[in-house]
RNA sequence: UGGGGGAUCGUACAGCGGUAGUACAGCGGACUCUGACUCCGUUAACCUAGGUUCGAAUCCUAGUCCCCCAACCA
Repeated sequence: UGGGGGAUCGUACAGCGGUAGUACAGCGGACUCUGACUCCGUUAACCUAGGUUCGAAUCCUAGUCCCCCAACCA
């Protein structure tokens, strides 16, 4: 430098045009003599800036960061 993949609650992963969800963690409660387990409820996120669209996490463009491959230099 070129090609490919990725960025979503605190963490891990879904969702690939139509209400942003699951698990764990956190918080509150039930249960228990207490704690653990179990159960119920609840908080919390789409990398940035534009574009397309009635509607974008999703499609397009540019950028930032991470990973892989190739090339170049040494």